[in-house]
The prediction has a mean pLDDT of 88. A computed fold for an 88-nucleotide RNA from Ruminococcaceae bacterium AB4001, annotated as SAM riboswitch aptamer (S box leader). It matches the Rfam family "SAM riboswitch aptamer (S box leader)". Its family is annotated with regulation of gene expression in the Gene Ontology. About the family: The SAM riboswitch is found upstream of a number of genes which code for proteins involved in methionine or cysteine biosynthesis in Gram-positive bacteria. The model forms 97% of the base pairs in the Rfam consensus. Lineage of the source: Bacteria > Bacillati > Bacillota > Clostridia > Oscillospiraceae.
RNA sequence: UCACUAUAAAGAGUGCGUGAGAGACAAGCUCGAUGAUCGUACAGCAACCUGCUGAAGAAGCAAGGUGCUAAAGCUUGAACGAUGGUAA
Numbered sequence: 001u002c003a004c005u006a007u008a009a010a011g012a013g014u015g016c017g018u019g020a021g022a023g024a025c026a027a028g029c030u031c032g033a034u035g036a037u038c039g040u041a042c043a044g045c046a047a048c049c050u051g052c053u054g055a056a057g058a059a060g061c062a063a064g065g066u067g068c069u070a071a072a073g074c075u076u077g078a079a080c081g082a083u084g085g086u087a088a
Base pairs, nucleotide, nucleotide: 001088003086004085005084006083007082013042014041015040016039017038021031022030023029025077026076027075028074043069044068045067048065049064050062051061052060053059073080
C1' cells in the first nucleotide's frame, strides 16, 4: 500500500510546549487567542490481539501489543474515512 473481516449512540483529561485555524472530504453545524489543533508527560477508558483459569470457540481475570479520552464516525452524503485482526 492492497484484499478480506470485525467494531463504533456506552466509557475515559489534566499539566507543559506550540500558536491559528480545527473537527478526513463536500454541505451544515460546532470548537477556537478565556489558546482550539498538533506535540509531549502523567493519568484514565475499553478489551481487538495477547497471557492465565477453564472441556470449551462459553464465561471470567489480568493488562504485555495496539487503540481511544468535545459533540452518535458531530449530522447528512459518498466509488467515504478510522481502528483492530488475518493474509499478500